[in-house]
RNA sequence: CGCUGGACGACCGCGGCGCAAGUCGAGGAAAGUCCGGACUCCAUAGGGCAUGAGUGCUGGGUAACACCCAGGCGGGGUAACCCGACGGAAAGUGCCACAGAGAACAGACCGCCGAUGGCCCCUCGGGGCACAGGUAAGGGUGAAACGGUGGUGUAAGAGACCACCAGCGAUUCGGGGAACCGGAUCGGCUAGGUAAACCCCACUCGGAGCAAGGCCAAGCAGGGACAGGGCUGCCCGUCCGCUAAGUCCCAGGUAGGCCGCACGAGGUCAGCGGUAACGCUGAUCCCAGAUAGAUGGUCGUCGCCGGCACUCACGCCGGCACAGAAUCCGGCUUAUAGGCGGACU
Numbered sequence: 001c002g003c004u005g006g007a008c009g010a011c012c013g014c015g016g017c018g019c020a021a022g023u024c025g026a027g028g029a030a031a032g033u034c035c036g037g038a039c040u041c042c043a044u045a046g047g048g049c050a051u052g053a054g055u056g057c058u059g060g061g062u063a064a065c066a067c068c069c070a071g072g073c074g075g076g077g078u079a080a081c082c083c084g085a086c087g088g089a090a091a092g093u094g095c096c097a098c099a100g101a102g103a104a105c106a107g108a109c110c111g112c113c114g115a116u117g118g119c120c121c122c123u124c125g126g127g128g129c130a131c132a133g134g135u136a137a138g139g140g141u142g143a144a145a146c147g148g149u150g151g152u153g154u155a156a157g158a159g160a161c162c163a164c165c166a167g168c169g170a171u172u173c174g175g176g177g178a179a180c181c182g183g184a185u186c187g188g189c190u191a192g193g194u195a196a197a198c199c200c201c202a203c204u205c206g207g208a209g210c211a212a213g214g215c216c217a218a219g220c221a222g223g224g225a226c227a228g229g230g231c232u233g234c235c236c237g238u239c240c241g242c243u244a245a246g247u248c249c250c251a252g253g254u255a256g257g258c259c260g261c262a263c264g265a266g267g268u269c270a271g272c273g274g275u276a277a278c279g280c281u282g283a284u285c286c287c288a289g290a291u292a293g294a295u296g297g298u299c300g301u302c303g304c305c306g307g308c309a310c311u312c313a314c315g316c317c318g319g320c321a322c323a324g325a326a327u328c329c330g331g332c333u334u335a336u337a338g339g340c341g342g343a344c345u
Stems, first nucleotide, its partner, number of pairs: 001341004006302007014025004027322001031333002034331005039209004052205005057071005072086001073084004087200002092198002094194003109139002111135003116132002118129004147165006166190002168187008213259004222250005228240004266285008303320006
């Protein structure tokens, strides 16, 4: 660095499927819910701008990604290898603790100088003081002090000037598909850090989530319908029937049930393409689906670890990491005893 995550069997039990016999029944992370999707509902003519959020070297992979692969650059390590939100700080603004005189169109604390001006002395040649002033070579502070070394120069100094070195910019040549790498010439140009600070640039972006959403639908409450008919053409009378605390129907919808929901960007093997991620083709397999939530227990044989006995190979006792589905898939991150592998150091 990569892989693995005790093995086999019997009995009993639980859940799914099945008429039955039977068959299937947790993981590499099922976890965190951090990214990206599928799916569902809501919103939405199309385009642009603004605001907001996110991403940020290059090329490739992918349904997509903030993931993966390959490469570049930077950093760490003797090395194998590991890490990097890795566009822009010579657009603008802000900030830079403590220490320090000074922290970004610098700064005189110590030091150096004091040519010039000033003051003092003088043998008039000059000497002294360090007041004005000059100075970023040296010391000191700091994570960082405005290129480095040497020389010229000067009163002392300074890219002020020169040589070499380092960096940057412009022009240009060569390599590469690109990021980028290597070189030449010119320019004293020397430019601090910080953008998971504002900001600038480029690109991307509707919202909510399986408690999505759909179907059936008890009870209670609600709404509606229901009566009269015979004896007669009409009235009275009479008879029959119904009765409301009844029957039937209706809508929304609670409990509850069903679907979504287990065949999928699916697994395994082989061949081919590709450095690889991955893709294509063929064969083969079906591999949890609960709903307060099944996936457990006991025993045997073996494996590993610890302890105790025993000393020639066996016995007794105890233990076996992290953990555990809940719509599904691709990632990332975190937890993890023990074991295995490397033509890695």
RNAcentral holds the sequence, with entries from MGnify. Predicted 3D model of a 345-nucleotide RNA (Bacterial RNase P class A) from a marine sediment metagenome. It matches the Rfam family "Bacterial RNase P class A". By type it is a ribozyme.